[in-house]
RNA sequence: GCUCCCAUAGCUCAGAAGAAUAGAGCGAAAGAUUUCUAAUCUUUAGGUCGGGAGUUUGAAUCUCUCUGGGAGUA
Numbered sequence: 001g002c003u004c005c006c007a008u009a010g011c012u013c014a015g016a017a018g019a020a021u022a023g024a025g026c027g028a029a030a031g032a033u034u035u036c037u038a039a040u041c042u043u044u045a046g047g048u049c050g051g052g053a054g055u056u057u058g059a060a061u062c063u064c065u066c067u068g069g070g071a072g073u074a
């Protein structure tokens, strides 16, 4: 240089056949329980879905480009 893959909550990931309010586990906060802590249970917060542009009535999802990471190849 060329080809391919990945980027979604603080962390690990799902959602990838376009339409739903964007979800799970762990973690965080509050409450219940307890003499206190842990454990358990309940509730809550936390995301411009890596940036930009495009297609579309509608994009996390399709297209282009950029950025970062990884693999292969010479």
Base pairs, nucleotide, nucleotide: 001073002072003071004070005069006068007067010026011025012024013023019057028044029043030042031041032040050066051065052064053063054062